[in-house]
Molecule: c-di-GMP-I riboswitch aptamer
Organism: Desulfovibrio sp. UBA4079
């Protein structure tokens, strides 16, 4: 430095929910919580799904701003082992 693997070892992070707060919403933060997770760190770069507005017209499709990485993929950067 490469490849692999692993919850062993020190540790790490938190679904869902419930409470506060902020937001038009999606959802985001903060305590509580443990479904999981060997990158469940970081980046909205492609997709995929959601949201608000338009335009259509009562659907999709299109376009403009968001959400969300623990929904895929990618790109950086890491800890152990082992080869």
């Nucleotide at each position: 430095u490469g490849c692999g693997a692993c919850a062993a070892a020190c540790g790490c992070c938190a679904a869902a929910c419930c409470u506060g707060c902020c937001g038009u919403g999606a959802g985001a933060c903060a305590g509580g919580g443990a479904c999981g997770g060997a990158a469940a760190g970081c980046c909205g770069c492609g997709g995929a799904u959601c949201u608000c507005g338009g335009c259509a017209c009562u659907g999709c499709c299109c376009c403009g701003a968001g959400a969300c990485u623990g929904c895929c993929g990618g790109g950086c950067c890491g800890c152990u082992c082992g080869c």